[in-house]
Molecule: small-subunit ribosomal RNA
Organism: uncultured bacterium
């Protein structure tokens, strides 16, 4: 920096990713070289080999080898004489080098200091190196033992051992003195001596004593050095002293005695973890993590203990003992220690060769040559890491083939390949070929030493050799593109996209999340992206993470202020001045090892790597200086703080007393049937007299009005009145003290209610409990009762949403308006008002702050000081431990596991059994219906071979269907066809097609026969059949893949945009507000100004008038006619074209002067005149794949197609929509009127005739303002019926018919006669309608051969009612709450049941660590002892001294026993808890969540 909480936003906050790194591992892949690096686990066990020897110039010597000599014919033997040298004595080394990190939290390490020490070899100095002695290995002989080994006797040497002498210096001292050394070996040699050896001299190496140095080591101090306080007290050699011992050395290091100290909140003790450092990784840094390789220190060497030797060890490849383990054994006893280099087993995800060489560097020994050296240098193995190189280069478009995609045109792979022309690194083969090597040795010249031309040392010259690596680096030649590319990823973060398969499957996944038939997210492919001999994954660290915040965070509501005070330690602290110099600042000096990092040079062809120099190492110490600030020691001051004097305010606290109202109870009176209670009731009380009312009494508790965002108190909290005691604050006055202050870990105190204990008290109220209701239930809400409790005294508890969700103190920073206390000013007779100040307490608001909300001199602003607290949600304030409590429980307070969030504020919606305003036949007011009956029709259900399919709350159900007997038809049964019932193209083939006839058949079909072409010269074409191919067909699936169309909210008044403004932002504003309207209609106002889609208008129709033109329309006037009608006319009606008219225009009132509203006039019509068409942004994954279109899927002798019959018409039932009725406002009969709108040539059909009728015959007229359907009906006028299942009602059924049609059986309509069911106005519930409407009456049309009670239209007659908006339903606007956003059909909670998981508890059980007590006592030092033994020294001797062995004692390892409110781990029936999914029961919470919610008890 990014992703991820939301519909969106800002913030908080966690999770996750991109980076760098690694001693890595795993998967796939793998050409070369260089430089590095490689058991992180079992400090598990180890076979085998090697890793520390060397010196003959210390010694006695001679086992092996060689030489020389001797003997022997020879084999061979002898000979330390020489080169050499096994074993041995002796010296030095073995304490270095190499390994490992178990232990260790300080006996360690790091940095800086210190004093009481030692130091082999090395360097420098001083002084010596004289003279004696006694042994002992080896060896020889013998004995024991399986072995390891041991033992006895004897011989011998030394640079082994011991005295003596000497003592410059050294040590001790009582200051008189005393003590204590040594070793020789080699080379050379002139003189002298000597038989020789040699003496002697000299050189070198040694030796002794001592001084100093260097190096190394030991010791002490300070500071620093992980986590846990759910470890708070630890300590008897403990702390100190004295004396002694001990050590190289100080010291309780050890012992005795004395004292009683020492350590600890600045974290002792205990527990866990850990080698420390230079440094390494990361990071901008500060930090964080780590401590492989390299380097310094420490510790360890099978485990534990111990000492010996030595300069140095308590000793990796030494010793002793104990233990475990392994091996050998003759069973008696022995041997061993890879955490050296290789190597083996084992463990593990995992880590190499039983290699070469001492050539170099270094180490040990030696005079040296030289020997030894698994240190080291090299090689081998491993892409384990870093670095470098290569796998070719150029050209090459027909953009080849193949692959993939495709919209079928093409695109892409892709200059990629092929082809052509080149190059040859690396690998291969052949040839050449450095550096790492300088020395030492030998010869020689010179210098030094010396008596010396010896020796030795140094310098120069010469000579002679020395390479593990190495078949190396490097160079040349040859051949040939020849031998050399993979891995991961491609939804976002994050660079990279398509196809196919799959179908919540298989799978992916770092986080968010993908997959349920069109997956860029799974799998494969093509293509692409990234890196490249590697690439990914996993693990781990730092970073990002300012997510522990020193740099650099927070705490009103997100996690976070202790409930409040007093106060200890601590931290911080006013003003002046002197001193000091601890902090602080500056300089100098020392140190801060090397390596590393950085800079700059150099060397490998570059780089990695190596290397020279510099810088740095931010630190520590010492020292010199400075003195502002802080500290410290003092001196002053008064502004902080406190005291004094004088005042008044107050529910501040404690105790004692006292008052009235009210409730209840008791007594008495009056009085009678109820009271009480609720939404409604009931339980309850009451005729044994209640309630009500009056009088009297008792008792307890609480204090109405006053009462106030008034007062007091630190908080909790405090309210009648009086008295006593008492705390604090405030104001005024200025006198005093002189920083006495602020905060405050622990600590102490106070601390509502509930609760607990003891004793009282108990009126009312009231958990629990009981009853009555409510309810599906009701362990609740409501009602009637009612006990703890509430009250008092004493003692506990110590928690609250103990809240201002805001710690305390101080200072500073614009204002306005209230209010309590008090002082002053002004004014006044006095008071008020007003003004100023101090101190409280509120509201609003500026700057500033804040994520926003908000805070805002009472800060959440700006600063200082101190304390407390927070670090994702859940688990959990739980468990365990501790502590407090009588108990309840409080305080302290985790983890496993799990989630990708949890959360704050604000926004837009939606919703509310929230609010306000307003509409609608929404209710109300009315009229008529439905629900009951019969029938019709649709649906559900059932049935069936099939009863095709769809539509399902409103918004499915007389719906698709404006019309199922066949057809339709999609369904069922059966029979057929397969290029198919229809269409297109191509190829082949045949011929007409068609028509006629026969057979079979239910038909479709199958089959047979007959007649039999056209155009064209021809080729061929047309047409048709057959065959084949491309492919048809599908009312098969998906309306949740779609288009189109439609329904619905809703003809509701809304839905948006541009610019501007406001807001961090989502968004807001506009569109809200005041009026008004049918309307976001209009007006006014306004940080908005405009605009769009909607509203309205424009369109059609209807109502009035005018104009135009009158046929098929009309007929007032004129003529003819009995009439019809004609002539005539176009005035009227009418039809159809154009206009007029209505606009709140006018008047009055009202409002705001507006918009508008009310009323009036005029007018055919008046405030949208009536009706229609017209349906904004959108919602319902609404409906339709069966109208049509269409993606995908499925089917292809069938899910296609043809045909016959059946079915869609079924019928116990249920529902919707209708029709007809139940009758007299009616039925029947007769008569008489008046429409509109339509339709008609496969049609409407007149007159006339027949039939009771349906209808038949008939055919004039009409393509229709002409003719026809066509009779309108209700109405009106008469007559009749007289309240009845009827002269109501017509179902059902019988018979007889008519019509349509190929055909009315399943299954048509109609007619006549006969039959004459239910039904007497319809329960709960429910529908329509506000005027030419409802109601009622008939007429027409579409579909249609026929078949409406449906549908769509038309006119006739023609009402009632609306007070009003409380309520039901739907809707609009504003506002409010919200835990909802799939949006209340939302969200969400607990028990129970199931599954799973880790953890806690649990009778216990089994281990580890550890404390204490006792026991035990190996080896060993030390002490004592002196039985035994004892070369040097003393002694004439006896003997002594000394030493060894033995014995005893102290200490002490392992071991054993007991014990523990010790610690820790594992396990444990059962139980508690977390999580999960669509389970069960309810509905607690979110809206007033339907009883406001929440906190404590």
């Nucleotide at each position: 920096g990014a992703g991820u909480u939301u519909g969106a936003u800002c913030c908080u906050g966690g999770c996750u990713c991109a980076g760098a790194u690694u001693g890595a591992a795993c998967g796939c892949u793998g050409g070369c070289g260089g430089c590095g690096u490689g058991c992180c686990u079992a400090a598990c066990a180890c076979a085998u080999g090697c890793a520390a020897g060397u010196c003959g110039a210390g010694c006695g010597g001679u086992a092996a080898c060689g030489c020389g000599g001797g003997a022997g014919c020879a084999a061979u033997c002898c000979u330390g004489g020489c080169g050499a040298c096994g074993a041995g004595c002796g010296g030095c080394g073995a304490a270095c080098g190499g390994g490992u990190g178990a232990g260790u939290a300080a006996u360690g390490c790091u940095u800086c200091g210190g004093a009481a020490u030692c130091u082999g070899c090395c360097c420098a100095g001083u002084a010596g190196u004289g003279g004696g002695g006694a042994a002992u290995a080896a060896c020889c002989a013998g004995c024991c033992g399986a072995a390891a080994g041991g033992u006895u006797g004897g011989c011998u040497a030394a640079u082994a051992c011991c005295g003596c002498a000497u003592a410059c210096g050294u040590c001790c001292u009582a200051c008189g003195g005393g003590a204590g050394a040594a070793a020789g070996c080699g080379g050379g040699g002139g003189a002298u001596c000597g038989a020789a050896a040699g003496a002697c001299c000299u050189c070198g190496c040694g030796c002794u004593a001592u001084u100093g140095g260097a190096u190394g080591a030991g010791c002490c101090g300070a500071a620093g050095u992980c986590g846990g306080a759910u470890u708070a007290g630890c300590u008897a050699g403990u702390u100190g002293g004295u004396a002694g011992g001990g050590u190289a050395a100080c010291g309780g290091c050890c012992u005795a005695c004395c004292a009683a100290g020492g350590c600890g909140a600045c974290g002792a003790u205990c527990c866990g973890u850990a080698g420390c450092u230079g440094g390494u990784c990361u990071g901008a840094g500060a930090g964080g993590a780590c401590g492989a390789c390299c380097a310094g220190c420490c510790a360890c060497a099978c485990u534990g203990g111990g000492a010996c030797u030595g300069a140095g060890a308590c000793a990796c490849g030494g010793c002793c003992c104990a233990g475990a383990c392994u091996c050998c054994u003759a069973c008696g006893g022995g041997a061993g220690g890879c955490a050296g280099c290789a190597g083996u087993g084992g463990g593990g995800a995992a880590u190499a060769u039983u290699g070469g060489a001492c050539a170099a560097u270094g180490g040990g020994g030696g005079a040296a040559a030289c020997c030894c050296u698994g240190a080291u240098c090299c090689a081998g193995c491993g892409a384990c890491g870093c670095c470098g190189c290569g796998u070719g280069u150029g050209u090459g478009a027909a953009g080849a083939a193949g692959g993939c995609c495709u919209g079928c045109g093409g695109g892409u792979u892709g200059u990629a390949a092929a082809g052509c022309a080149c190059u040859u690194u690396u690998a291969g083969u052949g040839g050449g070929g450095a550096u790492g090597a300088a020395a030492a040795g030998c010869c020689u010249a010179g210098a030094g030493c010396u008596a010396a031309u010896a020796c030795c040392u140094c310098u120069g010259g010469g000579u002679c050799u020395u390479g593990a690596c190495c078949u190396a680096a490097c160079c040349c030649a040859c051949a040939g593109a020849a031998a050399a590319a993979g891995c991961a990823c491609c939804g976002g973060c994050u660079a990279a996209c398509u196809c196919u398969g799959u179908g919540c499957c298989a799978g992916c996944a770092g986080c968010c999340g993908c997959g349920g038939u069109a997956a860029u997210a799974c799998a494969g492919a093509g293509g692409g992206u990234g890196c490249g001999a590697g690439c990914g994954u996993u693990a781990a660290u730092c970073g990002g993470a300012a997510u522990u915040a020193c740099u650099g965070g927070g705490c009103g509501u997100a996690a976070a202020g202790c409930g409040c005070g007093c106060g200890u330690a601590g931290a911080c602290g006013g003003u002046u001045u002197u001193g000091u110099a601890a902090g602080u600042c500056a300089g100098a000096u020392g140190u801060g090892a090397a390596a590393u990092c950085c800079c700059u040079g150099g060397g490998c062809u570059c780089a990695a790597c190596c290397u020279g120099g510099g810088a740095a190492c931010u630190g520590c110490a010492u020292u010199u200086g400075a003195u502002a600030c802080u500290g410290c020691c003092g001196u002053g001051c008064u502004a902080g703080a406190g005291u004094g004097u004088g005042g008044g305010a107050g529910a501040g606290g404690a105790g004692a007393g006292u008052g009235g109202a009210a409730u209840u109870c008791c007594c008495g009176g009056u009085g009678u049937a109820g009271c009480g209670g609720u939404g409604a009731a009931a339980u309850g009380c009451g005729u044994a007299g209640a309630u009500a009312u009056c009088g009297g009494g008792a008792g307890g508790a609480a204090c109405a009005c006053c009462c106030g965002u008034g007062g007091c108190g630190a908080a909790g909290g405090c309210g009648g009145c009086u008295c006593u005691c008492u705390g604090g604050a405030c104001c005024a006055c200025u006198a005093c003290u002189g920083a006495c202050g602020c905060u405050g870990a622990g600590g102490c105190g106070c601390g509502a209610a509930a609760g607990c204990c003891g004793g009282g008290g108990g009126a009312g109220c009231a958990a629990a409990c009981a009853g009555g209701a409510u309810u599906a239930g009701a362990u609740a809400c409501c009602c009637u009762g009612g006990u703890a409790g509430u009250c008092c005294c004493g003692g506990c508890c110590c928690u609250a949403a103990a809240c201002g969700a805001u710690g305390a103190a101080c200072a500073c920073u614009u204002g306005g308006c209230g209010u309590g206390g008090u002082g002053g000013g002004u004014c006044u007779c006095a008071a008020c008002c007003c003004c100023c100040g101090c101190u409280g307490u509120g509201c609003c608001g500026g700057a500033g702050c804040u994520a926003a909300c908000g805070c805002g001199u009472u800060a959440a602003g700006u600063g200082u000081u101190c304390c407390g607290c927070c670090u994702g949600g859940g688990g959990a304030g739980u468990a365990c431990g501790g502590u407090c409590g009588c108990a309840a429980g409080g305080c302290u307070g985790a983890a496993a596991c799990u989630c990708a969030a949890a959360g704050g504020a604000a926004u837009u919606g939606a919703c509310g059994g929230g609010g306000g305003c307003c509409c609608g036949c929404a209710c109300a007011a009315g009229c008529g219906g439905u629900g009951g009956a019969g029938c019709a029709u649709g649906u559900g259900g059932u049935u069936c071979a099939a009863u095709u399919c769809g539509a399902c709350g409103c918004a499915a159900c007389g719906c698709g269907a404006a019309g199922a007997a066949c057809c339709u038809u999609a369904c069922c049964u059966g029979g057929g066809c397969u290029c198919g019932a229809a269409g297109c193209g191509c190829a082949g083939u045949g011929g007409a097609a068609u028509c006629c006839g026969g057979a079979u058949g239910a038909a479709a079909g199958u089959u047979c026969g007959g007649c039999g072409c056209c155009c064209g010269c021809a080729a061929g074409g047309g047409c048709c059949g057959c065959u084949g191919c491309g492919g048809a067909g599908g009312u098969g699936c998906u309306g949740c893949a779609u288009g189109g169309c439609u329904g619905u909210c809703g003809u509701c008044a809304g839905c948006u945009c541009g610019u501007g403004u406001c807001g961090u932002g989502a968004g807001a504003u506009g569109u809200u507000g005041g009026g008004u309207u049918a309307a976001g209609u209009c007006c006014c106002g306004c940080a908005a100004c405009g605009a769009g889609c909607g509203c309205a208008a424009c369109c059609c129709u209807u109502a009035u008038c005018c104009u135009u033109a009158g046929u098929u329309g009309c007929c007032a006037u004129c003529c003819c006619g009995c009439a019809a009608g004609g002539g005539g006319g176009c005035a009227c009606u009418c039809g159809a074209a154009g206009g007029a008219g209505a606009c709140u225009g006018u008047c009055g009132g009202u409002c705001a002067a507006a918009a508008g509203c009310c009323g009036a006039a005029g007018g055919a019509a008046g405030g949208u005149g009536g009706g229609g068409a017209u349906g904004a942004c959108g919602u319902c994954a609404a409906g339709u794949c069966c109208u049509c279109a269409u993606g995908g899927c499925c089917u292809u002798u069938a899910u296609g197609u043809c045909c016959a019959g059946g079915g869609c018409u079924a019928c116990a039932c249920a529902c919707g929509u209708g029709c007809u009725a139940c009758a007299a406002u009616g039925g029947g009969c007769g008569g008489u009127a008046c429409a509109a709108a339509g339709c008609g040539u496969u049609g409407c059909a007149a007159a006339c005739c027949c039939g009771c009728g349906a209808g038949g015959g008939g055919g004039a007229g009409c393509c229709a303002a002409u003719c026809g359907c066509a009779a309108a009906a209700a109405a009106c006028c008469g007559c009749u019926c007289u309240c009845a299942g009827u002269u109501c009602g017509g179902a059902u059924u019988g018979c007889a018919g008519u019509c349509u049609g190929c055909a009315a059986c399943u299954c048509g309509a109609c007619u006549g006669c006969a039959u004459g069911a239910a039904g007497c106005u319809g329960g709960a519930a429910u529908c329509g309608c506000u005027a030419g409407u409802a109601a009622u009456c008939g007429c027409g049309g579409a579909u249609c051969a026929g078949a409406a009670c449906g549908c769509c239209g038309c006119g006739g007659u023609g009402a009632a009612u609306a007070c009003g908006u409380u309520c039901c339903c739907g809707g609009g606007c504003c506002u409010u709450g919200u835990a909802c956003a799939c949006a209340c059909c939302g969200c969400c909670u607990g028990u129970c049941a199931c599954a799973u998981c880790a953890c806690g508890a649990a009778a216990g059980c089994a281990g580890g660590u550890u404390g204490c007590a006792c026991u035990a006592g190996a080896a060993g030092u030390c002490g004592c002892u002196g039985a035994g033994c004892u070369a040097a020294c003393c002694g004439c001797a006896a003997g002594g001294a000394u030493g060894c062995c033995g014995g005893c004692g102290c200490c002490c390892a392992a071991g054993g026993u007991g014990u523990g409110g010790c610690u820790u781990u594992g396990u444990g029936a059962u139980u508690g808890g977390g999580u999960g999914a669509a389970g069960u029961c309810g509905u607690a919470a979110c809206a007033a969540g339907g009883u406001a919610g929440c906190c404590g008890u």